[in-house]
Small-subunit ribosomal RNA, 5' domain from an uncultured bacterium, 561 nucleotides, folded computationally. The coordinates come from a structure-prediction model, not an experiment, and the mean pLDDT is 81.

Context: one part of a larger RNA
RNA sequence: GGAUGAACGCUGGCGGCGUGCUUAACACAUGCAAGUCGAACGAAGCAUUUUACCGGAAUUUCUUCGGAGAGAAAAGUAAAAUGACUGAGUGGCGGACGGGUGAGUAACGCGUGGAUAACCUGCCAUAUACAGGGGGAUAACAGUUAGAAAUGACUGCUAAUACCGCAUAACCUAUUGAGGUUGCAUGACCUUAAUAGCAAAGGUGGCGAUUUUACAUUGCUAUCACUUAUGGAUGGGCCCGCGUCUGAUUAGCUAGUUGGUGGGGUAGUGGCCUACCAAGGCAACGAUCAGUAGCCGGCCUGAGAGGGUGGACGGCCACACUGGGACUGAGACACGGCCCAGACUCCUACGGGAGGCAACAGUGGGGAAUAUUGCGCAAUGGGGCAACCCUGACGCAGCGACGCCGCGUGAGCGACGAAGGCCUUCGGGUCGUAAAGCUCUGUUGUAAGGGACGAAUGUUCCUAUGGCAAAUAGCCAUAGGGAGUGACGGUACCUUACCAGCAAGCCCCGGCUAACUACGUGCCAGCAGCCGCGGUAAGACGUAGGGGGCGAGCGUUGUCC
Numbered sequence: 001g002g003a004u005g006a007a008c009g010c011u012g013g014c015g016g017c018g019u020g021c022u023u024a025a026c027a028c029a030u031g032c033a034a035g036u037c038g039a040a041c042g043a044a045g046c047a048u049u050u051u052a053c054c055g056g057a058a059u060u061u062c063u064u065c066g067g068a069g070a071g072a073a074a075a076g077u078a079a080a081a082u083g084a085c086u087g088a089g090u091g092g093c094g095g096a097c098g099g100g101u102g103a104g105u106a107a108c109g110c111g112u113g114g115a116u117a118a119c120c121u122g123c124c125a126u127a128u129a130c131a132g133g134g135g136g137a138u139a140a141c142a143g144u145u146a147g148a149a150a151u152g153a154c155u156g157c158u159a160a161u162a163c164c165g166c167a168u169a170a171c172c173u174a175u176u177g178a179g180g181u182u183g184c185a186u187g188a189c190c191u192u193a194a195u196a197g198c199a200a201a202g203g204u205g206g207c208g209a210u211u212u213u214a215c216a217u218u219g220c221u222a223u224c225a226c227u228u229a230u231g232g233a234u235g236g237g238c239c240c241g242c243g244u245c246u247g248a249u250u251a252g253c254u255a256g257u258u259g260g261u262g263g264g265g266u267a268g269u270g271g272c273c274u275a276c277c278a279a280g281g282c283a284a285c286g287a288u289c290a291g292u293a294g295c296c297g298g299c300c301u302g303a304g305a306g307g308g309u310g311g312a313c314g315g316c317c318a319c320a321c322u323g324g325g326a327c328u329g330a331g332a333c334a335c336g337g338c339c340c341a342g343a344c345u346c347c348u349a350c351g352g353g354a355g356g357c358a359a360c361a362g363u364g365g366g367g368a369a370u371a372u373u374g375c376g377c378a379a380u381g382g383g384g385c386a387a388c389c390c391u392g393a394c395g396c397a398g399c400g401a402c403g404c405c406g407c408g409u410g411a412g413c414g415a416c417g418a419a420g421g422c423c424u425u426c427g428g429g430u431c432g433u434a435a436a437g438c439u440c441u442g443u444u445g446u447a448a449g450g451g452a453c454g455a456a457u458g459u460u461c462c463u464a465u466g467g468c469a470a471a472u473a474g475c476c477a478u479a480g481g482g483a484g485u486g487a488c489g490g491u492a493c494c495u496u497a498c499c500a501g502c503a504a505g506c507c508c509c510g511g512c513u514a515a516c517u518a519c520g521u522g523c524c525a526g527c528a529g530c531c532g533c534g535g536u537a538a539g540a541c542g543u544a545g546g547g548g549g550c551g552a553g554c555g556u557u558g559u560c561c
Base pairs, nucleotide, nucleotide: 001561002560003559004558006557007556008555009554010553013407014406015405016404017403018402019400020399021366026364027363028362030361031360035093036092037091040090041089044086045085046083047082048081049080050079051078052077053076059070060069061068062067100319101318102317109244110243111242112241113240114239116237119236120235124232129227132166134164135163141156142155143154144153145152146151172197173196174195175194176193177192178191179190180189181188182187202224203223204222205221206220207219208218209217210216211214245291246290247289252282253281254280257279258278259277260276261275262274263273264272294316295315296314297313298309299308300307301306321342322341323340324339325338344355345354346353347352372397374396375395376394380393381391382390383389384388410440411439412438413437420431421430422429423428445498446497447496448495449494450493454488459483460482461481462480463479464478465477466476467475468474505550506549507548508547509546510531511530512529516545517544518543519542520541526533527532
């Protein structure tokens, strides 16, 4: 000099863009952060409509005037149909993404380059083949029952794209046989034959048909799903070479240890596990042990080489109160899933239960120190056909000079060089065109008015055309037209009016180092980055005047080059 996730002191007008618990991976009140699908399913409720019943007002008929009857309002009951309806339940997909943190880890963790003749891959796209016919349950619900609760137990009923057999098997898998191509190799690949094995689910919209008019059966069609299989894409697993902090005042370490064979296990190689056999394996090119640490792209500095660093953003890894475990699943050994143990907190009827902010806000605590219990799904992205719903991701706003950048705190004229302060050789000098005063401007501010982009290839409605189709249904695609959608926010921006009005400080002045005098103090009080100042004329302490530097900042401290 540069840099900083900074802090502290004094001071402080505005805007834009960023950024903000570096300490206790300490403990957490409260709210919210992952749901969605009625186009998988049954039952229930609600709303509307229709029908039937009941009811009996108005009205009306008869009458012996007592009454009898008809009767379509309201209220009520039942059934059916319909539904962008409701919240539980079965079922599907998603809760493995997104978000957080850096504890652990010196490791194939990361970076880089390879390899897989040792692998998996839901959703997606492309191509292939198919979806036949059956069965038994179970939640919800009802009843009984245990418990304070959490939560159950038993009996009975019912559905499915839930579950289970059977059939079919192009392709695929396994075994065996034959032939061919190829590799350094365990072998790999191709063709062919035989045997064995393995699938599935329907829904919605539309147009019909049948007769038994029903809670029925069935055909065609569009679309969304479902099953099998090949290769792909994407994502992942595993393996290898090289690189990756400090200590030798750590020199030896190792029994599943090193290798082999058989077996098991896995998606898959492998001591990954197991039985047996051999006795190996690592290490001064630093094993082992100990300490420290997430790694990188990057960032800071530097002419570079290098040194330092890994906050924000992006990639990878690890973790989710502590430790262990598996289940489900394409994917987890799973932050807001399950089980066990532990510590802690809470509830309890003392028998037993509930919980996990290193999500977003927020609280206590620790600390020199780090923000709102905000608004919105309008955009982007994610989940579930769609509409739509959810989304503390995200978009915004709020707080903090924490950083960078920009703007302002006025401009011109103005000498009697006013008053006043300070100095003085008492002549004067200086603050100083500075002020006052005059003439302007209106950035900013205040008030009023206007007022966006972000929003249209997305959504919805209508029309047309094209495709599928028997179809002028329907669905899909394209085009045209209409409608609606903004948290920020009446914000940015623009216009008008008004006032120089509301807006300057901080550090320094002995040398390094730009900037000097006076007074006070008297080795005291004090200063100080180094040299050093102060003991009676201190340009170094304190104050004042003056000056220098930077400026909404200026200094100090910490850390790095």